[in-house]
Context: one part of a larger RNA
RNA sequence: GGCGCAUGGUGGAUGCCUUGGCAUGCUGAGCCGAUGAAGGACGUGUGAGACUGCGUUAUGCCUCGGGGAGUUGUCAACAAAGCGUUGAUCCGAGGGUGUCCGAAUGGGGAAACCUGGCCACAGUUGUGUGUGGUCGCCUGCUGGUGAAUUCAUAGCCGGUUGGGAGGUGACGUCGGGAAGUGAAACAUCUCAGUACCGACAGGAGAGGAAAAUAAUAAUGAUUCUGCUAGUAGCGGCGAGCGAACGUGGAUGAGGCUAAACCGUGUGCGUGUGAUACCUGGCAGGGGUUGCGUGUGCGGUGUUGUGGGGUGCGGUUGUGGUGUUCUGCCAGGCACCGGUGCGCAUUGUUGUGUUAGCGGAAGUGGCCUGGGAUGGUCUACCGGAGUGGGUGAGAGUCCCGUACGUGAAGACAUGGUGGUGUGUGCUUGAUUGUGUCCCCGAGUAGCAGCGGGCUCGUGGAAUCUGCUGUGAAUCUGCCGGGACCACCCGGUAAGCCUAAAUACUCAGUGUGACCGAUAGUGGAUAAGUACCGUGAGGGAAUGGUGAAAAGUACCCCGGGAGGGGAGUGAAAUAGUUCCUGAAACUGUGUGCCU
Numbered sequence: 001g002g003c004g005c006a007u008g009g010u011g012g013a014u015g016c017c018u019u020g021g022c023a024u025g026c027u028g029a030g031c032c033g034a035u036g037a038a039g040g041a042c043g044u045g046u047g048a049g050a051c052u053g054c055g056u057u058a059u060g061c062c063u064c065g066g067g068g069a070g071u072u073g074u075c076a077a078c079a080a081a082g083c084g085u086u087g088a089u090c091c092g093a094g095g096g097u098g099u100c101c102g103a104a105u106g107g108g109g110a111a112a113c114c115u116g117g118c119c120a121c122a123g124u125u126g127u128g129u130g131u132g133g134u135c136g137c138c139u140g141c142u143g144g145u146g147a148a149u150u151c152a153u154a155g156c157c158g159g160u161u162g163g164g165a166g167g168u169g170a171c172g173u174c175g176g177g178a179a180g181u182g183a184a185a186c187a188u189c190u191c192a193g194u195a196c197c198g199a200c201a202g203g204a205g206a207g208g209a210a211a212a213u214a215a216u217a218a219u220g221a222u223u224c225u226g227c228u229a230g231u232a233g234c235g236g237c238g239a240g241c242g243a244a245c246g247u248g249g250a251u252g253a254g255g256c257u258a259a260a261c262c263g264u265g266u267g268c269g270u271g272u273g274a275u276a277c278c279u280g281g282c283a284g285g286g287g288u289u290g291c292g293u294g295u296g297c298g299g300u301g302u303u304g305u306g307g308g309g310u311g312c313g314g315u316u317g318u319g320g321u322g323u324u325c326u327g328c329c330a331g332g333c334a335c336c337g338g339u340g341c342g343c344a345u346u347g348u349u350g351u352g353u354u355a356g357c358g359g360a361a362g363u364g365g366c367c368u369g370g371g372a373u374g375g376u377c378u379a380c381c382g383g384a385g386u387g388g389g390u391g392a393g394a395g396u397c398c399c400g401u402a403c404g405u406g407a408a409g410a411c412a413u414g415g416u417g418g419u420g421u422g423u424g425c426u427u428g429a430u431u432g433u434g435u436c437c438c439c440g441a442g443u444a445g446c447a448g449c450g451g452g453c454u455c456g457u458g459g460a461a462u463c464u465g466c467u468g469u470g471a472a473u474c475u476g477c478c479g480g481g482a483c484c485a486c487c488c489g490g491u492a493a494g495c496c497u498a499a500a501u502a503c504u505c506a507g508u509g510u511g512a513c514c515g516a517u518a519g520u521g522g523a524u525a526a527g528u529a530c531c532g533u534g535a536g537g538g539a540a541u542g543g544u545g546a547a548a549a550g551u552a553c554c555c556c557g558g559g560a561g562g563g564g565a566g567u568g569a570a571a572u573a574g575u576u577c578c579u580g581a582a583a584c585u586g587u588g589u590g591c592c593u
Stems, first nucleotide, its partner, number of pairs: 001592009015578001016543002020514002022511009031167002039101003042055003046079002049075003061095006070083003106115003116135007137164003140160006171202001172200005182189001186236001212219002223250005233241002254496003257440001261299010274288001276289001277286002279330006304474001306439003310434007319336006337426018356405003362378001363394001364377004379396002381385001387399003445469007455481001476491005530537002550577001553564004
């Protein structure tokens, strides 16, 4: 030195474990903010630091409720000083305090700082100073003042317990809108209307009551969903993209206006001397009340077997009072009353949530063991044999579990009563008929250039943007995939609308989900340390033991460390601590050289 055997060191794989994650179901909640948010800075404890809590009343103050013996949060012990059956700590509810920054809002500013005005108070001989309050901008409403310019308006000045701003890493709608990539290159195409940016909204949002879909049969707003179907189609017919009809489910809800016509207020124009008009008839009376047009308000009206208005008729229904220039008759209108629905407010009552409480039955014998929850023998409970803990597998040891029960106060959500207010009906319903009136205009349509639909310009409808042009009113207009005819469906150019759907958070359950190089980046002072000017990037580190019982005392040593002794079931479990693989590296020994 090599090869074996034995035994160590190093190292931290493997096994077992779990405080942390991941996915998903159910239930509940869903915006916060000038009454100062989200997020922070700095403070705050008897004792340094970090986390949590809190805010100069600062690990806390007050009230109410629960609870019942200890307690002064965690790392995390130790010491000190306290508090507590006159009920502390702790848990729940409601209040109070709440520095400074931050939309940040008196002004400024390099965030957490600097510096003012006014009012009140404190202090000082007085000034300086301190404490409390107040002072930003935009907008709505309202009052005053008031130009060019007479009225007016703009502007200016006040008041205002009206509103806004900012946040929200998800979900929504709208406006903008890529590229890497794929096409085995690449330009149409794809990625993709994705990422990203902007605006705006809510607990959801969007959409929504057919100018629909169909096809000789019909359906009947919207939304979500299983199929239809990777079909019909689109496509350098490449890569790829990709419906609908219909049908099965979830949910289920329908309403309001514009116009014609009537009444009334108002602006403008026009008119005349008694024509028009004042509801009709007769008589009297009035004197611009009229007519045309614009506009505000109220009534009416809202549909596609077309509807409505208006004129003339028919049938049926209706309580009271008042009114109309005067009298009579007929008719019209207004108010009260009655009744239904919604909203607000205030009582009452139910349910749920926000602390809790009660809750059965062996701590039986023997054996093993450090330890019984194991083995064996023998009992008991069960509306409870889910689960966790306890010195090894525990229905009967502990916490719980099934079941039952509980709130002064707060919140959520139902029922019901009172009051106020808004609104529908009761002045209506139904039917016949006439023709005059109305039925959403720079709209529909058309042309050019685009976008979006399965549809890439194609035979390209339908929807939609910009530019130009530019209709009709029911004998009208649009659609049914160029276009035309017939037929069928609908009624555009106004508005609103719950639910089924999406997402987040909290609580709770579950898992052929992970088990420390896994699972969140994060089981550990983690968005920390550290890196970067910055945007931003971004770790590592879990396990003694049942219990610290964490090795008194002696010895060697300067110490570190070790040898005895002691604890413990075990110390080759000794705070480099469970198990302790391999690489790597010693020691002893056998054989060979």
Molecule: large-subunit ribosomal RNA, domain I
Organism: Corynebacterium tuscaniense